[in-house]
RNA sequence: UAUGGACUCACGCUUAGUUUUCAGGAAGCACUUUCUGGAGAGCGGGGGAACCAGUUUUCAGGGGCGAGUCACAUGAAUCCAUGUGUAGGGUACCAUCUUACCCGAGUCCGUCAGCUAACCUCGUCAGCAGUGGAUGGGUCCUUU
Numbered sequence: 001u002a003u004g005g006a007c008u009c010a011c012g013c014u015u016a017g018u019u020u021u022c023a024g025g026a027a028g029c030a031c032u033u034u035c036u037g038g039a040g041a042g043c044g045g046g047g048g049a050a051c052c053a054g055u056u057u058u059c060a061g062g063g064g065c066g067a068g069u070c071a072c073a074u075g076a077a078u079c080c081a082u083g084u085g086u087a088g089g090g091u092a093c094c095a096u097c098u099u100a101c102c103c104g105a106g107u108c109c110g111u112c113a114g115c116u117a118a119c120c121u122c123g124u125c126a127g128c129a130g131u132g133g134a135u136g137g138g139u140c141c142u143u144u
Stems, first nucleotide, its partner, number of pairs: 004141004012128003018041011042124006052114001061112001062109004070085006088103004093137006
C1' cells in the first nucleotide's frame, strides 16, 4: 500500500460515579472477597477578580445538580393526581440521516451567588439486560 476480514448475543448499558494504596474488622482458606475509616490519581459539580455582560432587577423571592422543561384537558380548586402531547435525553468505536423501543424523574441551598485567572470547596451514588439499516471516517487483524 492493494485486496479481504473483524469492531452486537457480549469482561455489556444509563450515570461524573472508575481506579491505586494504607490501617482495622469479618468470611473463606492461602491468597482472595467484602465492610468501615484515611490518603492519592482520574472524572464530575459549586463558590470565586480584572475585562466583558447587566442597569429597577430585589415575595410574584432567587439560585444549583440533572436529559427530565413546557402546554392542554379532567378531578381538584395552592399543592397534588390522572391523561394526551412536548423542549430535551438514551440504545454497544465515532459522526450524519433514517427506523423501532424507552425516559421525559427527583432533589439541594436558604434571602444569597452573571462570567471569572489564582484560590477555596464538594461528589465519586444508584439502577439495569441488549433495535436495525445506509453513508463516511477510525481502530485492529491478515497478506505483500

The RNA shown here (c-di-AMP riboswitch aptamer (ydaO/yuaA leader)) has 144 nucleotides and comes from Paenibacillus sp. J45TS6. Its mean pLDDT, the model's own confidence on a scale to 100, is 81. The sequence is in RNAcentral, with records from Rfam.